[in-house]
A computed fold for a 467-nucleotide part of an RNA from an uncultured bacterium, annotated as small-subunit ribosomal RNA, 3' major domain.

Context: one part of a larger RNA
RNA sequence: UGACGGGGGCCCGCACAAGCGGUGGAGUAUGUGGUUUAAUUCGACGCAACGCGAAGAACCUUACCAGGCCUUGACAUGGAGGUAAAGGCCCUAGAGAUAGGGAGAUAGGUAUACCUCACACAGGUGGUGCAUGGUUGUCGUCAGCUCGUGUCGUGAGAUGUUGGGUUAAGUCCCGCAACGAGCGCAACCCUUGUCUUCAGUUACCAUCAUUCGGUUGGGGACUCUGGAGAGACUGCCGGUGACAAACCGGAGGAAGGUGGGGAUGACGUCAAAUCAUCAUGCCCCUUAUGGCCUGGGCUACACACGUACUACAAUGGCGGCUACAAAGAGCGGCGAGCAGGCGACUGCGAGCGAAUCUCGGAAAGGCCGUCUCAGUUCGGAUUGAAGUCUGCAACUCGACUUCAUGAAGUCGGAAUCGCUAGUAAUCGCGGAUCAGCAUGCCGCGGUGAAUACGUUCUCGGGCCUUG
Repeated sequence: UGACGGGGGCCCGCACAAGCGGUGGAGUAUGUGGUUUAAUUCGACGCAACGCGAAGAACCUUACCAGGCCUUGACAUGGAGGUAAAGGCCCUAGAGAUAGGGAGAUAGGUAUACCUCACACAGGUGGUGCAUGGUUGUCGUCAGCUCGUGUCGUGAGAUGUUGGGUUAAGUCCCGCAACGAGCGCAACCCUUGUCUUCAGUUACCAUCAUUCGGUUGGGGACUCUGGAGAGACUGCCGGUGACAAACCGGAGGAAGGUGGGGAUGACGUCAAAUCAUCAUGCCCCUUAUGGCCUGGGCUACACACGUACUACAAUGGCGGCUACAAAGAGCGGCGAGCAGGCGACUGCGAGCGAAUCUCGGAAAGGCCGUCUCAGUUCGGAUUGAAGUCUGCAACUCGACUUCAUGAAGUCGGAAUCGCUAGUAAUCGCGGAUCAGCAUGCCGCGGUGAAUACGUUCUCGGGCCUUG
């Protein structure tokens, strides 16, 4: 000087408390450990690993295993010789890689392409993240971290940055041997909430016609779209305060004291993570630790843990009728409509590269009926049968449909998690990945609460001080 303390003081945070809903019990999904296996590829391990890398393992992916093959190699550069093609198509053998044979006809042209040979070399998801770059997590969007000059100290260092107030904030004010400055804070950026203006097509429809229908004419008001602006600054009033900073209350206002949300992450910490995104030093392999192929595995299963989904029902289940979104995506695509099928879906196929057409009936909600507390008209696992779709191919190992089957489960021990408002809870919708496959992830809107006395205690953090 730091760090630490079951030392002290001050302060903050869904940290506790006050509330609401969960997890821990059940079934299933998924990740992990363990075990098993020829292989169950590898990495990630308290918070900050475990629905994580993986925004999609049937083949491929794929790195693993078994078997069959190749050795200048699947890929790059260079030498020599040869061919006129190479590739694609067909036939034969084979699991395929591959090997042999054939037809065909042009474009292409010796710098191009292929074959052969020899060697330099290629290649490695092999090792080391404790040799590294880059990227990322975390403390933490916490309010801190420093520098120049000056001053003090023999020096390490101190001062400034401490103190009195105040703030979300090292935010600002006052004081002070300090005076200034930098990286952070804030603001500038995006979005949302109000208004004005400009512009009206594919969006809109008040007035006038018209229609089943904003359908057509028309309109430029409204909604909306997207450009430009305005608006919020403690600006105004009262009080408190130290005449300060600021705080409390009020007015006006769509919005009030950072309006809500996002992006933005200081100096550094954890030899934190990643050599398997990529790059890269060194080491290692070189007829194999490289390369090609078929099949298998990553999907195993006594068990243990994490994260979710669905439930245990009447604020509910089922049946009928009926209303209201936002944000997205679409040409090897979205697919209206008509027809067939109980259905998944199929046949024909309009329109749309989309404010025009399509996905597309939002669901919870409302109205009516039924069930009457039961392992049930709750719950849907499991299993049987028959199918649909994608795809060379659904046995290992896909999703979906119909009929039948109907398991555990009656609200969950110790313990533990999230959330302070359009939030929690609850309801559906879309997208990326993607041939197919979503209870995951990332978004979108609908309905819409309860509680916060307070800071003694638990956890984490900041400042001063003490040992």

The coordinates come from a structure-prediction model, not an experiment, and the mean pLDDT is 87.